[in-house]
RNA sequence: CGGGCUAUAGCGCAGUUGGUAGCGCGCUUGCAUGGGGUGCAAGAGGCCGUGAGUUCAAAUCUCACUAGCCCGA
Numbered sequence: 001c002g003g004g005c006u007a008u009a010g011c012g013c014a015g016u017u018g019g020u021a022g023c024g025c026g027c028u029u030g031c032a033u034g035g036g037g038u039g040c041a042a043g044a045g046g047c048c049g050u051g052a053g054u055u056c057a058a059a060u061c062u063c064a065c066u067a068g069c070c071c072g073a
Base pairs, nucleotide, nucleotide: 001072002071003070004069005068006067007066010025011024012023013022019056027043028042029041030040031039032038049065050064051063052062053061
């Protein structure tokens, strides 16, 4: 310098033809227990790396940039 992959909740991940974002663990509250563990029920928490574009509508498509990993020179 060129190319590829990844970036979504505290952590690990899904979201496969664009249509108001979900799962597991963890966290909070309640019930059961004398308490813990455990089980059940409910709940909080992310606007999807940053910026722009296309579209009625973008995590999803396009472009640039940033960070990490890999390949080549």
Annotation:
Predicted 3D model of a 73-nucleotide RNA (transfer RNA) from a Candidatus Magasanikiibacteriota bacterium. Lineage of the source: Bacteria > Bacteria candidate phyla > Candidatus Magasanikiibacteriota. Its Rfam family is "tRNA". By type it is a transfer RNA.